Notes:
The prediction has a mean pLDDT of 82. A computed fold for a 488-nucleotide part of an RNA from an uncultured bacterium, annotated as small-subunit ribosomal RNA, 3' major domain. The RNAcentral record of the full RNA draws on ENA and SILVA. Rfam family: Bacterial small subunit ribosomal RNA. Its family is annotated with ribosome and structural constituent of ribosome in the Gene Ontology.
Context: one part of a larger RNA
RNA sequence: UGACGGGGGCCCGCACAAGCGGUGGACCAUGUGGUUUAAUUCGAUGCAACGCGAAGAACCUUACCUGGACUUGACAUGUUAGUGAAACUUUGGUGAAAGCCAAAGCCUCUGCGAGCUUGCUCAAGGACACUAAUACAGGUGAUGCAUGGCUGUCGUCAGCUCGUGUCGUGAGAUGUUCGGUUAAGUCCGAUAACGAGCGCAACCCCUAUCCUUAGUUGCCAGCACGUAAUGGUGGGGACUCUAGGGAAACUGCCCGGGAUAACCGGAAGGAAGGUGGGGUCGACGUCAAGUCAGUAUGUCCCUUACGUUCAGGGCUACACACGUAAUACAAUGGGGGGUACAAAGGGUAGCUAAGCUGCGAAGUGGUGCCAAUCCCAAAAAACCUCUCUAAGUUCGGAUUGCAGUCUGCAACUCGACUGCAUGAAGCAGGAAUCGCUAGUAAUCGCGCAUCAGCAUGGCGCGGUGAACCCGUUCAAGGGUCUUGUACA
Numbered sequence: 001u002g003a004c005g006g007g008g009g010c011c012c013g014c015a016c017a018a019g020c021g022g023u024g025g026a027c028c029a030u031g032u033g034g035u036u037u038a039a040u041u042c043g044a045u046g047c048a049a050c051g052c053g054a055a056g057a058a059c060c061u062u063a064c065c066u067g068g069a070c071u072u073g074a075c076a077u078g079u080u081a082g083u084g085a086a087a088c089u090u091u092g093g094u095g096a097a098a099g100c101c102a103a104a105g106c107c108u109c110u111g112c113g114a115g116c117u118u119g120c121u122c123a124a125g126g127a128c129a130c131u132a133a134u135a136c137a138g139g140u141g142a143u144g145c146a147u148g149g150c151u152g153u154c155g156u157c158a159g160c161u162c163g164u165g166u167c168g169u170g171a172g173a174u175g176u177u178c179g180g181u182u183a184a185g186u187c188c189g190a191u192a193a194c195g196a197g198c199g200c201a202a203c204c205c206c207u208a209u210c211c212u213u214a215g216u217u218g219c220c221a222g223c224a225c226g227u228a229a230u231g232g233u234g235g236g237g238a239c240u241c242u243a244g245g246g247a248a249a250c251u252g253c254c255c256g257g258g259a260u261a262a263c264c265g266g267a268a269g270g271a272a273g274g275u276g277g278g279g280u281c282g283a284c285g286u287c288a289a290g291u292c293a294g295u296a297u298g299u300c301c302c303u304u305a306c307g308u309u310c311a312g313g314g315c316u317a318c319a320c321a322c323g324u325a326a327u328a329c330a331a332u333g334g335g336g337g338g339u340a341c342a343a344a345g346g347g348u349a350g351c352u353a354a355g356c357u358g359c360g361a362a363g364u365g366g367u368g369c370c371a372a373u374c375c376c377a378a379a380a381a382a383c384c385u386c387u388c389u390a391a392g393u394u395c396g397g398a399u400u401g402c403a404g405u406c407u408g409c410a411a412c413u414c415g416a417c418u419g420c421a422u423g424a425a426g427c428a429g430g431a432a433u434c435g436c437u438a439g440u441a442a443u444c445g446c447g448c449a450u451c452a453g454c455a456u457g458g459c460g461c462g463g464u465g466a467a468c469c470c471g472u473u474c475a476a477g478g479g480u481c482u483u484g485u486a487c488a
Base pairs, nucleotide, nucleotide: 001488002487003485004484005483007482008481009480010479011478012477015472016471019436020435021434022433023432026327029324030323031322032321033320034318035317042053043052064313065312066311067310068309069308070307073136077135078134079133080132081131082130083129084128088105089104090103091102092101093100094099108127109126110125113122114121115120116119138302139301141300142299143298147296149291150290151289152287154285159198160197161196162195163194164193165174166173167172177190178189179188180187204279205278206277207276209247210246211245212244213243214242215241219236220235223234224233225232250273254266255265256264257263329429333388334387335386336385337384338383339382345376346375347374350369351368355364356363357362395426400421401420402419403418404417405416406415442464443463444462445461446460447459448458
């Protein structure tokens, strides 16, 4: 100087407390461990692995296994030699395919020149292709403890340092401590320090109010026309909205406190008030943290195989254990009927309307749309009304049987969905444990990426919309000052 302490002081955060909803019990989905297996490919392992890499394993993917094939190779660049056929097209045999074997068609393009019959032959060289050979290709083989790059974490915590000066023999200290204050090493004051840098904050984006410009595909107040009805039409720019520009918030003003400071408490005005709400942004460093399987890359290893290719299988197994989600156990509910109100997205190998058929998944149909124009599209909880009456039920929907739909060469292993039938466990979950402080939790639906098909996952969007916060004693974590230490 650090690190550590079942030392001390001060402080902070959904850390505890106060609340609301969960997990742990049931069933199912998914990941992991374990076991099994020919193979169940590999990685990730306290927080910070376990709905993680994987924004989507039927084939492919695919790296694994079994079996069949290839060997300059599926892919790249040369060199040497040979051939102008081979490649290619068609066909046959074998085969699961890949591959192997065979036959036919085609007999390439350019051309320094030469020969002449002037439109044909020969032809160095070049292009193209193949064969052979050789350099090499190839490796999701090993090492993340050889690395780059990227990422997680402490932590959006308030810290981490430097120059000059001063102090100390020196390591080093000071500054960065102290008194206040702040979300903040934020600011003020004091001060052997004075300044500065990386962080904090601000500058950037979204959102909340208003003004202005513009007015189509959006809008419709007033004026007309028209309809069963609809901005449907003429028209209009007021309003909503769209998207450019601007205004607005700064402790600016007032009162009180404070050291007359920084700042704190309250009031006014205001759409918004004390960082308005949210996002992007992650200091010096820590964990030899993670990744050689995204890519790159040193070294080592394989080279008729640890490379390449094909078919089938596996990654989907199942006594069990754990994590994360979904659905429930019901009346604040289930079922039937009726009536409303979103936002954000996507669409041409696409989204698909009306109509018709089917109980339905869907089929048919073919209109519109490269989209503020058309379509996906029905928002659902909510509201009104009828019914069920406390029951393993009109709760709950697992499981299973049958019949179907769709995608796709192909749904057996192993897809999603529909109809009928079946109707399991489950009556609120032990010890323990998680999230959340406001448009949040809880609850309700909608969209997108991946994608032929497949979503209870992920990422977004809006609708409805709470309770509690006395406080910092205690458990866990962090910051700072100080103290002890036989630790570095």